[in-house]
Molecule: transfer RNA
Organism: Kiritimatiellia bacterium
RNA sequence: GGUGCGGUAGCCAAGUGGUAAGGCGCGGGUCUGCAAAAUCCGUAUUCACCGGUUCGAUCCCGGUCCGCACCU
Numbered sequence: 001g002g003u004g005c006g007g008u009a010g011c012c013a014a015g016u017g018g019u020a021a022g023g024c025g026c027g028g029g030u031c032u033g034c035a036a037a038a039u040c041c042g043u044a045u046u047c048a049c050c051g052g053u054u055c056g057a058u059c060c061c062g063g064u065c066c067g068c069a070c071c072u
Stems, first nucleotide, its partner, number of pairs: 001071007010024003018055001025043006048064005
């Protein structure tokens, strides 16, 4: 330098045009003599960034940045 895959919450991770699941963690409630456990609620409106297509973009297209693998 080229090709492919990936970047989504504090962490892991699903979602491939119609307003983003789940788990862990964290905060609060219930429970308990106090805790732990259990259970309920909350926790991403800049989905890496910029632009384009579209009535509508996490998703499609172009570019940039970062990570991994392979090729040279």